[in-house]
RNA sequence: CCGGCCGAGAGGCGCUGCAACGGGUUUCACGCCCGCCACGCUCGGCCGCCAGCGAUGUUCACAAGGGCGCCUCCCAGCA
Numbered sequence: 001c002c003g004g005c006c007g008a009g010a011g012g013c014g015c016u017g018c019a020a021c022g023g024g025u026u027u028c029a030c031g032c033c034c035g036c037c038a039c040g041c042u043c044g045g046c047c048g049c050c051a052g053c054g055a056u057g058u059u060c061a062c063a064a065g066g067g068c069g070c071c072u073c074c075c076a077g078c079a
Stems, first nucleotide, its partner, number of pairs: 002048008010072006018040001021035005039065001
């Protein structure tokens, strides 16, 4: 770096629906149709893989985003 698992990013309701996924159609495909679908993102921890000659030391933070509409909660300010 990549892959996986766990956790976190205050909490809900409704709508649309790209990708992915499932189904149908298609000889097989492409394509089309139906379903599902707004954490698929980022950060932290761990594992695996790859890389790294070894030892010692130092450092020690924790956010920023997420279609549209509405609601609750939290903090601050104004009226």